[in-house]
Context: one part of a larger RNA
RNA sequence: UGACGGGGGCUCACACAAGCGGUGGAGCAUGUGGAUUAAUUCGAAGCAACGCGCAGAACCUUACCUGGGUUUGACAUGCUUGGAUGCCUGCCUGGAAACAGGUUAGGUUGCCCUUCGGGGUGAAACUUGCACAGGUGCUGCAUGGCUGUCGUCAGCUCGUGUCGUGAGAUGUCGGGUUAAGUCCUUUAACGAGCGAAACCCUUGCCGUUAGUUACCAGCGAGUAAUGUCGGGGACUCUAACGGGACUGCCGGUGUCAAACCGGAGGAAGGUGGGGAUGACGUCAAGUCCUCAUGGCCUUUAUGCCCAGGGCUUCACACGUGCUACAAUGGCAAUUACAAAGCGAUGCGAGACCGCGAGGUGGAGCAAAUCGCAAAAAGGUUGCCUCAGUUCGGAUUGUAGGCUGACAACUCGCCUACAUGAAGUUGGAAUCGCUAGUAAUCGCGUAUCAGCUAUGACGCGGUGAAUGUGUUCCUGAGCCUUGUACA
Numbered sequence: 001u002g003a004c005g006g007g008g009g010c011u012c013a014c015a016c017a018a019g020c021g022g023u024g025g026a027g028c029a030u031g032u033g034g035a036u037u038a039a040u041u042c043g044a045a046g047c048a049a050c051g052c053g054c055a056g057a058a059c060c061u062u063a064c065c066u067g068g069g070u071u072u073g074a075c076a077u078g079c080u081u082g083g084a085u086g087c088c089u090g091c092c093u094g095g096a097a098a099c100a101g102g103u104u105a106g107g108u109u110g111c112c113c114u115u116c117g118g119g120g121u122g123a124a125a126c127u128u129g130c131a132c133a134g135g136u137g138c139u140g141c142a143u144g145g146c147u148g149u150c151g152u153c154a155g156c157u158c159g160u161g162u163c164g165u166g167a168g169a170u171g172u173c174g175g176g177u178u179a180a181g182u183c184c185u186u187u188a189a190c191g192a193g194c195g196a197a198a199c200c201c202u203u204g205c206c207g208u209u210a211g212u213u214a215c216c217a218g219c220g221a222g223u224a225a226u227g228u229c230g231g232g233g234a235c236u237c238u239a240a241c242g243g244g245a246c247u248g249c250c251g252g253u254g255u256c257a258a259a260c261c262g263g264a265g266g267a268a269g270g271u272g273g274g275g276a277u278g279a280c281g282u283c284a285a286g287u288c289c290u291c292a293u294g295g296c297c298u299u300u301a302u303g304c305c306c307a308g309g310g311c312u313u314c315a316c317a318c319g320u321g322c323u324a325c326a327a328u329g330g331c332a333a334u335u336a337c338a339a340a341g342c343g344a345u346g347c348g349a350g351a352c353c354g355c356g357a358g359g360u361g362g363a364g365c366a367a368a369u370c371g372c373a374a375a376a377a378g379g380u381u382g383c384c385u386c387a388g389u390u391c392g393g394a395u396u397g398u399a400g401g402c403u404g405a406c407a408a409c410u411c412g413c414c415u416a417c418a419u420g421a422a423g424u425u426g427g428a429a430u431c432g433c434u435a436g437u438a439a440u441c442g443c444g445u446a447u448c449a450g451c452u453a454u455g456a457c458g459c460g461g462u463g464a465a466u467g468u469g470u471u472c473c474u475g476a477g478c479c480u481u482g483u484a485c486a
Base pairs, nucleotide, nucleotide: 001486002485003483004482005481007480008479009478010477011476012475013474015470016469019433020432021431022430023429026323027322028321029320030319031318032317033316034314035313042053043052064309065308066307067306068305069304070303073132077131078130079129082126086108087107088106089105090103091102092101093100094099110121111120112119113118134298135297137296138295139294143292144291145287146286147285148283150281155194156193157192158191159190160189161170162169163168174185175184176183200275201274202273203272205243206242207241208240209239210238211237215232216231219230220229221228246269249263250262251261252260253259325426329384330383331382332381333380334379335378341372342371343370346365347364351360352359353358391423396418397417398416399415400414401413402412439462440461441460442459443458444457445456
């Protein structure tokens, strides 16, 4: 100087407390361990692995296994052999295919000469051989890059000066204050940098400009009905530029300070809400299977191609979720109100067929114009009357639909009918959340032929309770103290 302490002081955080809803019990989905297996590819391991890499494993993917095949190779560059051997279409044999072998028929190919018979050359392609290619093989404890975590915590340092023999200290401490090493004050320190804050995006209010595909107040026309049409530039909205909030104003407290408390005005008040943004460093944290890369290993194989199988197994254990156990509910009928997205190998309307999944068909739309699109919870009416039920939907059977170059057995999704399991609120324990939040309700997107999505990332609808405390648990910051630790 650090680190540590079942030392002390101060402070903070959904850390506890106060509340609301869960997990742990059930069924299923998904990941992991274990077991199994020819293989069940590999990685991730307390927090910070376990709906993680995977924004989508039937083939492909695919790295694994079995079997078949191949050796200058699926791919790159250079040299070299050959000579028109090449390429496309076609046929035959073997085969699961990859591939191997054969047959000749047709078409096609640069430049130069040409008597159109052909000759020469060598580009591209092919072929022979050699250098080499290749490796999701090992080492993340050789590395770059990227990422997680402490933590959006308030810290981490430097120059000059001063003090100390020196390591080092000071500054960065003390008193206040803040979300903050934020600011003020004191002061052997004076300044500065990386962080904090601000600058950026979004949302909340107003104005200006601009009105099409959006809008429709007033005027006119028209319809069964609809901004449908003329028109309008008011409103909503769209999207560009501005304004607005700064402790600016008032009162009180405070060191004539920083600041705090209350109030006014205001759409908004003390960082207005949310996001992006992550200091010096820690964990030899993670990744050689994104990529790059040193070293090592492999080279008729640890490379490459193909078919089938596997990654989907299942006495069991754990994590994360979904659906429930019902009446604040279930079912039936009827009726409203969103936002954000996506669409050409695409979205696909009206119409017709089908109980339905879906099919036929194809209007319109590169979309503020057309479509996906029905928002759902909600409202109204009726039935159910507390039951293992009109709760719950697992499981299984039958019949279908869709996707796909072929193919849904292993192993896809959806529909109808039938079946109707466990489950009556969950032990010890444990998680999230402080406001448009929790809870609850639907909608969309990426990946994608299809889908295992109940996942992930977004969007809006309805919309609470509790706390104004810091004794305790957990983690963190500053000062201080002890130490046989470095």

A computed fold for a 486-nucleotide part of an RNA from an uncultured organism, annotated as small-subunit ribosomal RNA, 3' major domain. Its Rfam family is "Bacterial small subunit ribosomal RNA". The full RNA is in RNAcentral, with records from Greengenes.